C1' cells in the first nucleotide's frame, strides 16, 4: 500500500419511541433510550424516495412542481481504528 473480517481486542455511532425546540411539511437539533451498523465518519455529484409552503392549473375537490429534505436508500468521492493474508 492492497484485499478481507463484527471471528477477536480497544472502542465508536445510535433506529423506532418519548420530551423540548426549529420548520408549512418532510425532516432537523438536544436529552433519554438502544433496532442495528466494519465506515451507521464526512460530502447532495448521479439516481431513487419523502414533503408541497410559495407558484401554476382547476368552478370546487384536487393535481403538478424543489428552490426543501433523506448520507441509517443505492452508487460515487474523501478520511479512519484494529485482526488476518
Nucleotide at each position: 500500500a492492497u484485499u478481507u473480517g463484527a471471528a477477536a481486542a480497544a472502542g465508536g455511532c445510535a433506529c423506532a419511541g418519548c420530551u423540548a425546540u426549529c420548520g408549512a411539511a418532510a425532516g432537523g437539533u438536544a436529552g433519554u433510550u438502544u433496532c442495528g451498523c466494519a465506515a451507521a465518519a464526512c460530502c447532495a455529484c448521479a439516481g431513487a424516495c419523502c414533503u408541497a409552503a410559495a407558484g401554476c392549473a382547476c368552478a370546487u375537490c384536487u393535481g403538478c412542481c424543489a428552490u426543501g429534505g433523506u448520507a441509517g436508500c443505492u452508487g460515487g468521492g474523501u478520511u479512519a481504528c484494529u485482526g488476518a493474508a